[in-house]
RNA sequence: GGAGCAGGCCGGACGGUCGCUGUUCAUUUGAACAGAGGAAAGUCCGAACACCACGGGACAGCGGACCGGGUAACGCCCGGGCACAUCGGCAAAUGCCGCGUGUGACGACAAGUGCAACAGAGAACAGACCAGCCCUUACGGGUGAUGGGUGAAACGGUAAGGUAAGAGCUUACCGGCGCGAUCGGUAACGGCCGCGGCCAGGCAAACUCUCCGCGGUGCAAGACCAAAUAGGGAAACGAAAAGCGGCGUCCCUCCGCGUUCCGGCCCUCGGGCCGGUCACGUUUCCGGGUAGGUCGCUAGAGCCGCUUGGUAACAAUCGGCCAAGAUGAAUGAUCGUCGCCCGCCAAUGGCGGGAACAAGAUUCGGCUUACAGGCCGGCUCCACUA
Numbered sequence: 001g002g003a004g005c006a007g008g009c010c011g012g013a014c015g016g017u018c019g020c021u022g023u024u025c026a027u028u029u030g031a032a033c034a035g036a037g038g039a040a041a042g043u044c045c046g047a048a049c050a051c052c053a054c055g056g057g058a059c060a061g062c063g064g065a066c067c068g069g070g071u072a073a074c075g076c077c078c079g080g081g082c083a084c085a086u087c088g089g090c091a092a093a094u095g096c097c098g099c100g101u102g103u104g105a106c107g108a109c110a111a112g113u114g115c116a117a118c119a120g121a122g123a124a125c126a127g128a129c130c131a132g133c134c135c136u137u138a139c140g141g142g143u144g145a146u147g148g149g150u151g152a153a154a155c156g157g158u159a160a161g162g163u164a165a166g167a168g169c170u171u172a173c174c175g176g177c178g179c180g181a182u183c184g185g186u187a188a189c190g191g192c193c194g195c196g197g198c199c200a201g202g203c204a205a206a207c208u209c210u211c212c213g214c215g216g217u218g219c220a221a222g223a224c225c226a227a228a229u230a231g232g233g234a235a236a237c238g239a240a241a242a243g244c245g246g247c248g249u250c251c252c253u254c255c256g257c258g259u260u261c262c263g264g265c266c267c268u269c270g271g272g273c274c275g276g277u278c279a280c281g282u283u284u285c286c287g288g289g290u291a292g293g294u295c296g297c298u299a300g301a302g303c304c305g306c307u308u309g310g311u312a313a314c315a316a317u318c319g320g321c322c323a324a325g326a327u328g329a330a331u332g333a334u335c336g337u338c339g340c341c342c343g344c345c346a347a348u349g350g351c352g353g354g355a356a357c358a359a360g361a362u363u364c365g366g367c368u369u370a371c372a373g374g375c376c377g378g379c380u381c382c383a384c385u386a
Stems, first nucleotide, its partner, number of pairs: 001382005007376004012338007020035006037357001041368002044366005049218004061214005066080005081106001082104005087098004107209002112207002114203002129148003132143004156174006175199002177196004182191003222295004232286007243257004261276006302321004307316003340354006
């Protein structure tokens, strides 16, 4: 310098004026301080917290699933294994290697059931279309191995034996699978050795099987205070009171007007007296709920820094810090200077224009998605120079 590949971080800066929300102080104007994000988003996982539910067991249903570690927990993160892909290197055939990188719903189809369009002769204890080989005079038959053809996929490879011709039919070697031993590793797994012709196709994001886990609703959770009106309950009072008027701002006394339930007694037939209380009326009280208000509400699995332990995720010690809390819901507008990008010009400058995704609503840990522009540090390989 080139090729390939992956991370981390920032998300304009400072100041003035006006306005909005909150806290504190003053309390008459006010003053001081604080005031969105890396995703505040999607609401997809995991929790905290709150309320409701809850005898035990089984089934169903849903979810998780290589191994180890981290964590409050997780389907997240870190490390490792295996497979595949890509990049590179070495080789020479179809591979090997790599502390390059990416992806993996990565338990089990050698328990059972099921599925496989089209093409093809045949698609799962397969099959014979063309050519081939063998037997036969021929018709026909054998073979399923070699080549072709179809397909996403066609039932190990090479050689020899064997045979009429053939075939793991048999043998040797290679490959795969299973089992066993041993070595390394916590383990997943890997190395090596032996045995078995076992050669067994794919799909579980098909049913299924194995192991493990699982109550529900969500801050509009929930707790407290509590108006008017209407309704509920209780008590007292009353056939008179309440009410209206004299009577003016209110209360009390007095006077007048006025309404009507049931029973009994009396009477001068106008009414009077006594008793009762379902309903009714008046007054007072109680309790529930609504509007409204307060709390929950932001100091927390918190943030920053150093050191230590650990490959890392992360943890621990120490020190420092407090950083929105609104509720029809504040965080805005404007000006100046500087910085960034673009265009033009008479060009160390001037003029004009532009600036991403997007914005709290109980709180955390993750994941996913969106994002103009910029900064920083890496890994592997190649070439050149010293």